Transfer RNA from a Solirubrobacterales bacterium, 73 nucleotides, folded computationally.
Lineage of the source: Bacteria > Bacillati > Actinomycetota > Thermoleophilia > Solirubrobacterales.
The sequence is in RNAcentral, with records from ENA and MGnify.
Rfam family: tRNA. From the family's description: Transfer RNA (tRNA) molecules are approximately 80 nucleotides in length. Gene Ontology term of the family: triplet codon-amino acid adaptor activity.
RNA sequence: GCCCCCGUAGCUCAGUGGACAGAGCAUCGGACUUCUAAUCCGACGGUCGCUGGUUCGAAUCCAGCCGGGGGCU
Numbered sequence: 001g002c003c004c005c006c007g008u009a010g011c012u013c014a015g016u017g018g019a020c021a022g023a024g025c026a027u028c029g030g031a032c033u034u035c036u037a038a039u040c041c042g043a044c045g046g047u048c049g050c051u052g053g054u055u056c057g058a059a060u061c062c063a064g065c066c067g068g069g070g071g072c073u
Stems, first nucleotide, its partner, number of pairs: 001072007010025004018056001027043005049065005
């Protein structure tokens, strides 16, 4: 230098054009328990990497850039 994959909640990930973007874990509150753990219920938490484009509508499609990983020379 070229090619490929990834970037979504504190962490691990799902969501491949449609209305309020989700799960598990973590955190916090409650129930239960003599107390703790476990279990159950609830809450909190997101400018979907950035910018632009396509579209009635973009986390999703396209382009550029940034970051991470891998391959070739």